[in-house]
Parts: sequence; structure tokens; C1' cells
RNA sequence: ACCGCAUUAGCUCAGUUGGUAGAGCGAACGGCUUUUAACCGUUAGGCCGAGGGUUCGACCCCCUCAUGCGGUA
Repeated sequence: ACCGCAUUAGCUCAGUUGGUAGAGCGAACGGCUUUUAACCGUUAGGCCGAGGGUUCGACCCCCUCAUGCGGUA
């Protein structure tokens, strides 16, 4: 320098022929228990790395940039 992959909740990761985003763990609250843990239930928490474009509509398609990882030279 070029090529590829990844970037979504506090953490680890799903998601999709474009139609208003989920799980597990963790957290808070409640139940159970003499208490704790375990177990059960409920709730909160993200407008999807940033900025543009296309579209009636974008996490998803296109462009640029950023960060990380890998490869080629």
C1' cells in the first nucleotide's frame, strides 16, 4: 500500500429476500427459605461504531471514515 472479517444491552453473542431489535450471563425488585446461596417470576437497560446516500421505510443495500483482528506485498 492492497484485500478480507468484525463493530448490536454492562459482558458474550443472535437477528434479517429492507417493514418500528432478541437470548444467555449480569443488575434491580418480588416469591420461596430461619438467613444466604440455589431455584421461580417480573422489570429496567441498546434508536444497532460515526457521517452521508438510496428508499414510503435501513441493523440489513451503496459510499466515506474510525477502531480491532487476519492475510498479501

About this RNA: This is a predicted structure of a 73-nucleotide RNA (transfer RNA) from a Sphingobacteriia bacterium. The sequence is in RNAcentral, with records from ENA. It matches the Rfam family "tRNA". Rfam describes the family as follows. Transfer RNA (tRNA) molecules are approximately 80 nucleotides in length. It is annotated as a transfer RNA.